The RNA shown here (c-di-GMP-I riboswitch aptamer) has 80 nucleotides. It was read from a public genome assembly, where an Rfam model found it. The coordinates come from a structure-prediction model, not an experiment, and the mean pLDDT is 78.

Order: sequence, then structure tokens, then C1' cells
RNA sequence: GAUGCAUAAAGCCAAACUUGUUGUGAAGCAAGGACGGAAAGCCACGGACCUUUGAGGAUAAAGGUGGCCGGGUUACUCAG
Repeated sequence: GAUGCAUAAAGCCAAACUUGUUGUGAAGCAAGGACGGAAAGCCACGGACCUUUGAGGAUAAAGGUGGCCGGGUUACUCAG
């Protein structure tokens, strides 16, 4: 430097659900909580899904999910 099959310790994140709050909504934020996670850090770039509005429909526009997959980028510990 590359890689992540196996192993150790410390720490990190926090699903469902509950309460409060913001939003038409998907959903966000805060607290509790812990199903899980080795990028469950960051970026909506490609795909996917979801919401709203318009439309007869194809579909269009504006949003959401990075804990759906891929891609980009940065990074802790350990390593026979």
C1' cells in the first nucleotide's frame, strides 16, 4: 500500500414502538428504546420504492428514504 476469510478489545450508530414537535403528506427533529449495522459516516449521481400536485392515461413537476441496491468520497481498531 492492497485486502476483509477468521480473531480480540474499546468505542460508535440506533429499527420497531412510545411521547413531544414540524410538515398536506412521504417523512424530519428531540427524548426514551434496541431490531440490527464494519461505513447504518458523507454525497440523491444511476436504479428502486414512497409522498404531494396536475392529468382520461402514458406520464410530468416538486419532495422523501443513504437502515433498498449500485456508484463516488473519507475513515477507527485488529489481522493469522